[in-house]
RNA sequence: UUCUUAUCAAGAAAGACUGAGGGAUAGGGCCCGACGAUGUCUUAGCAACCAUGAACUGAAGCUUGGUGCUAACUCCCUCCUGGUAACCAUGUCCAGGGAAGAUAAGAA
Numbered sequence: 001u002u003c004u005u006a007u008c009a010a011g012a013a014a015g016a017c018u019g020a021g022g023g024a025u026a027g028g029g030c031c032c033g034a035c036g037a038u039g040u041c042u043u044a045g046c047a048a049c050c051a052u053g054a055a056c057u058g059a060a061g062c063u064u065g066g067u068g069c070u071a072a073c074u075c076c077c078u079c080c081u082g083g084u085a086a087c088c089a090u091g092u093c094c095a096g097g098g099a100a101g102a103u104a105a106g107a108a
Base pairs, nucleotide, nucleotide: 001108002107003106004105005104006103007102008101013043014042015041016040017039021032022031023030026078027077028076029075044070045069046068049066050065051064053062074100079097080096081095082094083093
């Protein structure tokens, strides 16, 4: 890097340094940001994918470790289907699916 499987409406922050953009990518919207965003580090926390240990074996839960995560549903929309306000417009809203993405485990 590619492939497979699972999950993605819950949850969880302070400090130091940095210093203007940032929210994956393209467009649009919306939002965060000198009352300091983003990024890095430290500490803390959340979670429970994998491993591990004890007890138990029916499940759940617990210890320790490897990851991950700690604004907004993966911030929302984009493609398809169904329904729908309006009434024929480069169109509203809702639901489902897909694509893309993120994370974990496995494989090549």
SAM riboswitch aptamer (S box leader) from Pontibacter harenae, 108 nucleotides, folded computationally. Taxonomically the source falls in Pontibacter (Bacteria, Pseudomonadati, Cytophagia, Hymenobacteraceae).